[in-house]
Transfer RNA from an Acidimicrobiales bacterium, 73 nucleotides, folded computationally. Its Rfam family is "tRNA". Its family is annotated with triplet codon-amino acid adaptor activity in the Gene Ontology. It is annotated as a transfer RNA. The sequence is in RNAcentral, with records from ENA. The organism belongs to Acidimicrobiales, within Bacteria. The coordinates come from a structure-prediction model, not an experiment, and the mean pLDDT is 81.

RNA sequence: GGACGCAUAGCUCAGCUGGCAGAGCAACGCCCUUACAAGGCGUGGGUCGCGUGUUCGAGUCACGCUGCGUCCA
Numbered sequence: 001g002g003a004c005g006c007a008u009a010g011c012u013c014a015g016c017u018g019g020c021a022g023a024g025c026a027a028c029g030c031c032c033u034u035a036c037a038a039g040g041c042g043u044g045g046g047u048c049g050c051g052u053g054u055u056c057g058a059g060u061c062a063c064g065c066u067g068c069g070u071c072c073a
Base pairs, nucleotide, nucleotide: 001072002071003070004069005068006067007066010025011024012023013022019056027043028042029041030040031039049065050064051063052062053061
């Protein structure tokens, strides 16, 4: 220098053919318990890596950039 993959909640990750951003764990509150753990119920938490474009509408499509990984030179 080139090719491919990944980037979404604190963590691990879904998100289909463009149409309300989600799950589990964690955190917090309540129930249960003498208390703790386990269990049950609930709540909060997001610039979807950054920018531009396409579109009525973008996590999703196009282009550029950044970071990480694998491979080639």